Source information:
The RNA shown here (SAM riboswitch aptamer (S box leader)) has 109 nucleotides and comes from a soil metagenome. The model forms 88% of the base pairs in the Rfam consensus.
């Protein structure tokens, strides 16, 4: 930079001591101990690797990643819906409404 997924799934200990959930706005999580290191457990199946096929599939397997609060926790930019306001064929605003981008994360290359 490309292409692929992203609504499911999986936590205990030990050091440690005040942060943490990318950004930013929320809103949450944290001395019943946060990040971070470290040991043990799990989840998953992208890639490697076996099997098989009706060859853009299916299956097994668990070395390489990779993950174990909230949907990627929501939003952030646009499209459409709902509602509310204002002399308004448009415009602002608001939403436990719905698409689609961007951002961003992880895997291949």
């Nucleotide at each position: 930079c490309u292409c692929a997924u992203c609504a499911a799934g999986a936590g205990g200990g030990g050091c440690a001591g005040a942060g943490g959930g990318a950004c930013c706005g929320g809103c949450c999580c944290g001395g019943u101990g946060a990040a971070g290191c470290c040991c043990c457990g799990g989840c998953a199946a992208c890639c490697a690797c076996c099997c098989g096929a009706u060859c853009g599939c299916g299956g097994g397997c668990a070395g390489g990643u990779g993950c174990c609060a909230a949907c990627u926790c929501c939003g952030g930019c646009u499209c459409g819906g709902a509602c509310g306001c204002g002399g308004a064929u448009c415009g602002c605003g608001u939403c436990u409404c719905g698409g689609g981008a961007a951002a961003g994360a992880u895997g291949a290359g």